[in-house]
């Protein structure tokens, strides 16, 4: 750092350090000296992957292999203000017929995992 598959309305915070910005970008709306981002401890969250309990199903009947089932949470990641904070593009229904509003699907784009280069 490409690429492919899944998932993103649910959940989870304290304390040191330091001291201005941060929420990807645009725009809007938020956070923020009552301390932002960031680093480090702690503890939590969730169940991607790995391991385990159990179930289940297959034949070569085993210390066996498979599992889009059910736990667990030990190992590796990830997470812990707002739905990925909200919208942009397409497209469909309703309502106002105007410049839009409300809801649905997709796309695009980002995020995280596991693959595989």
């Nucleotide at each position: 750092u490409a690429c492919u598959u899944a998932u993103c309305c649910a959940g989870a915070a304290a304390g040191a350090c330091a001291g201005a910005g941060g929420g990807a970008a645009a725009g809007g709306c938020c956070c923020u000296a009552u301390g932002a981002u960031g680093u480090c401890u702690u503890a939590g969250c969730a169940a991607c992957c790995u391991g385990u309990a159990c179930g289940g199903c297959u034949c070569u009947u085993g210390u066996a292999g498979c599992u889009u089932g059910u736990g667990u949470a030990a190992g590796g990641u990830g997470c812990u203000a707002a739905u990925u904070c909200c919208u942009g593009c397409u497209u469909c229904g309703c309502g106002g017929c105007a410049u839009u509003g409300c809801g649905g699907a997709g796309a695009c784009a980002g995020a995280u995992a596991a693959g595989c280069g």